[in-house]
RNA sequence: AUCUGUAAAGGACAAACCCGGUGAAAACGGGGGAGGCAAAGUCAUCGCUCUACGGACAUAGCCCCACGACGGCAGGACUGCCAGA
Numbered sequence: 001a002u003c004u005g006u007a008a009a010g011g012a013c014a015a016a017c018c019c020g021g022u023g024a025a026a027a028c029g030g031g032g033g034a035g036g037c038a039a040a041g042u043c044a045u046c047g048c049u050c051u052a053c054g055g056a057c058a059u060a061g062c063c064c065c066a067c068g069a070c071g072g073c074a075g076g077a078c079u080g081c082c083a084g085a
Stems, first nucleotide, its partner, number of pairs: 002085004013036001017032003021028002041078003047073001049069002054064002057061001
């Protein structure tokens, strides 16, 4: 440096849910809490997925809409502990 990841050692992160805050929403942040995760670390001008402020039709329904979100959906990029080869 490359590949592999089950065991050990040392650790990290934090799902659902609850409280509170932001947001139109999806969702995100803080506290608690751990189902899990060998990258569940970082990255959004690829794809998937989610939402639709707004707009049109229109009279309470339906359609369109990312410039929003999502890296814990996947592809990709960068970085990283230990062990083995």
c-di-GMP-I riboswitch aptamer from Nitrosospira sp., 85 nucleotides, folded computationally. Its mean pLDDT, the model's own confidence on a scale to 100, is 83. Of the family's consensus pairs, 81% are formed in the model. NCBI's taxonomy places the organism under Bacteria, Pseudomonadati, Pseudomonadota, Betaproteobacteria, Nitrosospira. The sequence was found by an Rfam model in a public genome assembly.